[in-house]
Bacterial small signal recognition particle RNA from a Solirubrobacteraceae bacterium, 97 nucleotides, folded computationally. It matches the Rfam family "Bacterial small signal recognition particle RNA". It is annotated as a non-coding RNA gene. Model confidence (mean pLDDT): 76 of 100.

């Protein structure tokens, strides 16, 4: 030299880790228009009983704040002895003439 077959190249996918949000998990959260429960008092009644309910306690909606890397979705000049498909210009690597 020349062919081939692979790498680098581009494109997809796939798995990972990382950033995003969110769901779980804790914590806090309604004065007055959540729920329970109702001290005291108040009404009802002769009496027993009953009604309604302030304060305070629980339990929580919405929201707030945390931690966790358990679950989801989603990004990309991130990774990777992965995988599919394009390209043959140019570089490496191997084969054979």
């Nucleotide at each position: 030299g020349g062919c081939c077959g692979g790498g680098u190249c581009c494109c997809g996918c796939g798995c990972g880790a990382u950033g995003c949000a969110g769901g779980c998990c804790c914590g806090u959260g309604a004065a007055c228009c959540a729920g329970g429960u109702c001290a005291g008092g108040u009404c009802c009644g002769g009496a027993a009983g009953g009604a309604a309910g302030c304060a305070g306690c629980c339990u929580u909606a919405a929201g707030c704040g945390g931690a966790u890397c358990c679950c989801u979705g989603u990004a990309g000049g991130c990774g990777c002895u992965g995988c599919g498909g394009g390209g043959u210009g140019g570089c490496c690597c191997g084969a054979c003439c």